[in-house]
RNA sequence: GCCCCAGUAGCUCAGUUGGAUAGAGCACCUUCCUGCUAAGUCGGCGGUCGUGAGUUCAAGUCUCACCUGGGGCA
Repeated sequence: GCCCCAGUAGCUCAGUUGGAUAGAGCACCUUCCUGCUAAGUCGGCGGUCGUGAGUUCAAGUCUCACCUGGGGCA
């Protein structure tokens, strides 16, 4: 230098063929439970979907450029 894969909550990840209000587990906060803690239970908080642009009535999803990480070729 070229090619491929990945980037979604603090962490690990789903998200189907472009369409319903962006989700799960863990973590965190809170209620109940307990003599106290842990465990358990109820509820809650938390998102510029890597960045920017484009296509579309509509983009996490499609296209282009760039950034970061991983892999391959030279």